[in-house]
RNA sequence: CCAGAUGACCGGGCGAUCGCGGCAUGUGCAAACAUGCCGAGGAAAGUCCGGGCUCCACAGGAACAGGGUGCCGGGUAACGCCCGGCGAAAGUGAUUUCAGGGAAAGCGCCACAGAAAGCAAACCGCCACGCCUCAGUUUUCAUGUAAAACGCCGGCGCGGUAAGGGUGAAAGGGUGCGGUAAGAGCGCACCGCCCCUUCAGUAAUGAAGGGGGCACGGCAAGCCCCACCCGGAGCAAGACCAAAUAGGGGCGGCACACGGCGUGUUCUUGCGCUGUCGCCCGGGUCGGUCGCGUGAGGCGUUCAGUAAUGGACGUCCCAGAGGAAUGAUCGUCGCCCGGACCUUUACCGGUUCGGGAACAGAACCCGGCUUACAGGUCAUCUGGUCCA
Numbered sequence: 001c002c003a004g005a006u007g008a009c010c011g012g013g014c015g016a017u018c019g020c021g022g023c024a025u026g027u028g029c030a031a032a033c034a035u036g037c038c039g040a041g042g043a044a045a046g047u048c049c050g051g052g053c054u055c056c057a058c059a060g061g062a063a064c065a066g067g068g069u070g071c072c073g074g075g076u077a078a079c080g081c082c083c084g085g086c087g088a089a090a091g092u093g094a095u096u097u098c099a100g101g102g103a104a105a106g107c108g109c110c111a112c113a114g115a116a117a118g119c120a121a122a123c124c125g126c127c128a129c130g131c132c133u134c135a136g137u138u139u140u141c142a143u144g145u146a147a148a149a150c151g152c153c154g155g156c157g158c159g160g161u162a163a164g165g166g167u168g169a170a171a172g173g174g175u176g177c178g179g180u181a182a183g184a185g186c187g188c189a190c191c192g193c194c195c196c197u198u199c200a201g202u203a204a205u206g207a208a209g210g211g212g213g214c215a216c217g218g219c220a221a222g223c224c225c226c227a228c229c230c231g232g233a234g235c236a237a238g239a240c241c242a243a244a245u246a247g248g249g250g251c252g253g254c255a256c257a258c259g260g261c262g263u264g265u266u267c268u269u270g271c272g273c274u275g276u277c278g279c280c281c282g283g284g285u286c287g288g289u290c291g292c293g294u295g296a297g298g299c300g301u302u303c304a305g306u307a308a309u310g311g312a313c314g315u316c317c318c319a320g321a322g323g324a325a326u327g328a329u330c331g332u333c334g335c336c337c338g339g340a341c342c343u344u345u346a347c348c349g350g351u352u353c354g355g356g357a358a359c360a361g362a363a364c365c366c367g368g369c370u371u372a373c374a375g376g377u378c379a380u381c382u383g384g385u386c387c388a
Base pairs, nucleotide, nucleotide: 001384002383003382004381005380006379007378008377009376010375012333013332014331015330016329017328018327020039021038022037023036024035025034026033027032041359045370046369048368049367050366051365052364053234054233055232056231066230067229068228069227070226071085072084073083074082075081086100087098088097089096090095101225102224106223107222108219109218110217123165124164125161126160127159129157130156131155132154136150137149138148139147140146141144173191174190175189176188177187178186192214193212194211195210196209197208198207199206200205238290239289240288241287248281249280250279251278252277253276254275259274260273261272262271263270297316298315299314300313301312302311303310304309335356336355337354338353339352340351341350342349
C1' cells in the first nucleotide's frame, strides 16, 4: 500500500433573522407579552421476547391440560438476551455460522429414483456347479461327413457374492495387504465406532490405555420422552373531582278531583302506587386532575472479573402534552461528487464553478432482539505485496 475480519463511534459546526412546545418568575381582569431554563434517536421504528407498574382472579402445595425454552458454565430484575468455553461445519487466516437434549421407551414416516429404504436386497456385473451348443485341441482305429476325451465364446437353470457399476439425502464402517472359485471384518495393520478404566476440567468435553470385528441407518423445525420456566388483561391499565339535561331514592308541604294500574275473576267498598312544589342524597355521561418521569438513570474515576457484569466514590437533573412542539430561510466554514485551470513524470496538493448530504419523529417506562441508514472516523487483528 492492497484485500479482508472484529469491535467502538460520529452522523454536520458557527452566526443572523423569523418562528414552535413545557416549566418558573413578573406585568395583566383576561387574552397575551417579557425574562430565564429546558426541549428526540441510534434506531424514538417493528411491537418479536423479557420485566417494572396497574387492575382482575387466586389460601399454600401438587397433579393434569396448554404454551415456551433446550451443549456446558457464568451474568442479569428477567429473557428466546449477553459473556466465556465445548462440539460440528465453512474459510489459507483473522474469524464466522448453528432449534446444538433424548432414536439400544414406544408409535409413525423415509417422497422420486432404484433390484432393494428396515427382522435389508440382488438389476447389471463377478464366480462355482449342472445342462445345451459348438470354434478348437488331443487320443484311438477299419483313415471316415468315424468314435472317445477335454471343451473357448455363447445360451439356460440352480446357487454363491456384496469387491465394482448404477439409483438415491441415505444402501449395514473407510484405506491397504492377505485370503478366496469369486468375494466378504473372513484374517491382519492403521483410522473410525462401541464398551470399560485412568487422567485433565466445576461442567460440556478432551486425552491416554485396555477390550470388542462392528452389533445399534436417518428424521424428534412428526407424535412423543426428559429437564426447567409460565395466571389473565393492559396507561383506552387504574385512581380522584365532577356540569347541563334526563332518570332514581329520602324527607316535608299541597292536592287526594277525574282517570289508570295492582289486590286471581265480576260488582261494591277499602288499601297501596301513580301528581305537583321545595330541600337533601347517590350513580353514570361531557369535561377536568393524577398516573407522568429521581430512573434496574446519565457522565467521570476507581476496584473485582478473561468478559458479560457488579461494587464504591464523585457529579448532573436531562422533553413530556393534547394526534402531538423540537423548525424554516440566509451567510460562512467543513465534508462528498463532477467539470475547468495551476503544479507534479505520476499520485498528492491548490484555485474556481456547479450540484449533493441518509434512515427516520418520543406519546406509561425500562432491558433486549430485529429491521432501515447518504457519508465518515478510530482501535485491534488476518492474508498478500514492496522497501529497509